[in-house]
The prediction has a mean pLDDT of 88. This is a predicted structure of a 349-nucleotide part of an RNA (small-subunit ribosomal RNA, central domain) from Psychrobacter celer. Its Rfam family is "Bacterial small subunit ribosomal RNA". Taxonomically the source falls in Psychrobacter (Bacteria, Pseudomonadota, Moraxellales, Moraxellaceae).
Context: one part of a larger RNA
């Protein structure tokens, strides 16, 4: 490289959009690149192969065939790929109906609760723990009523439920808005599929700025345990947590399973269309998109997977090749830094 793999052993980019590439439905013509056959040329010699000769054998020298799998170039051939041209509709799309939905940005807004104020009523404790302290409280706490601040999150509904490419998303209401499902008719005519570069989103955490701040709560201070206790447990407590704009751009970003497409027994639930029957009901049967629990064939090293494949095939991209040093050095890229990515080797078992 050629193989041979990537759920748990090394190995799927954290998701997507899409550039060059790579691949690509069904018909009928032409073409004849590529494929395929013939047929001329050349394919030095030696070596290798076969069949002779020569040194007393061989090794070794030597005649002669064969081959040189290639290369041009001329004749066909025309099934598949290619290119043309001409049409198709079963793939992709688009108009029109109907429909679920925590899809997304924006404004409004509701009630619980904790806090914090002021105010009543009342009086010696509250609070915490395994025990207790710290700590609050006669300057009247905690408890209870009332009334008012403000901040963040939305209890039940809820659910192997929904949406979303992923990361995510959850009171209500209105306003932009994106995607899906499904009916049945028309319409476009392969418009695909995958994507190296390359753009975009991307958890929480940190960063700059300017806000905000109720509760929680790194670091920090106390008090306690304890031989110690730079912890766990307890009192208090600032960044952060909230919100605007901008940046980081990495997670056990996991389904540890790339994406797209076809085919492969079966059972039972569940969510969102549809369509039939009829005893008209908490029906029953087909279907289509999801989401789930078992399970045969295969497939696995095994555990499991099993139409949502890790089964059987196709097309494309991405990784992987003994542990350690190391996802580090150095250099390049981007970042405000924190640090990201790109990524070795020397030694070493």
């Nucleotide at each position: 490289c050629u193989g041979g793999g990537c759920g748990u052993a090394a190995a799927g980019c954290g998701a997507g959009c899409g550039u060059a590439g790579g691949u690509g439905g069904c018909u009928u013509a032409a073409u004849a690149a590529g494929u395929c056959a013939g047929a001329u040329g050349u394919g030095a010699a030696a070596u290798c192969c076969c069949c002779g000769g020569g040194c007393u054998u061989a090794a070794c020298c030597u005649g002669g065939g064969a081959a040189c799998u290639g290369c041009a170039u001329c004749u066909g051939a025309u099934a598949c790929u290619g290119u043309u041209a001409a049409g198709c509709u079963a793939g992709a799309g688009u108009a029109g109906g109907u429909g679920a939905g925590a899809g997304g940005g924006a404004a409004g807004u509701a009630g619980a609760a904790u806090u914090c104020c002021a105010g009543g009523u009342g009086u010696a404790g509250c609070g915490g723990u395994g025990a207790a302290a710290u700590g609050c409280g006669u300057a009247g706490a905690g408890a209870u009523c009332u009334g008012g601040a403000g901040g963040a999150a939305u209890a039940c509904c809820g659910a192997u439920g929904g949406c979303g490419a992923a990361g995510g998303c959850a009171g209500c209401u209105u306003c932009c808005u994106g995607g899906c499902a499904u009916c049945a008719u028309a319409c476009u005519g392969a418009c695909a599929c995958u994507g190296a570069g390359g753009c975009u989103c991307g958890a929480a955490a940190g960063c700059g700025u300017g806000g905000g701040u109720a509760g929680c709560a790194a670091a920090c201070a106390g008090g306690a345990u304890u031989a110690g206790a730079u912890a766990c447990a307890c009192u208090g407590g600032u960044a952060g947590u909230c919100c605007a704009c901008g940046c980081c751009g990495u997670a056990a970003a996991c389904g540890a399973u790339g994406u797209c497409u076809a085919c492969u027994a079966g059972u039972c639930g569940u969510u969102g269309g549809g369509u039939c029957c009829c005893u008209u009901g908490a029906g029953g049967a087909c279907u289509u998109a999801g989401u789930g629990a078992c399970g045969c064939a295969u497939c696995u090293a095994a555990c499991g997977c099993a139409a949502u494949a890790a089964g059987u095939a196709g097309a494309c991209c991405g990784c992987c090749u003994g542990g350690g040093g190391a996802g580090u050095a150095c250099g390049g890229c981007c970042g405000c830094a924190a640090g990201g990515u790109u990524a070795a080797a020397a030694c070493u078992c």

The full RNA is in RNAcentral, with records from ENA and SILVA.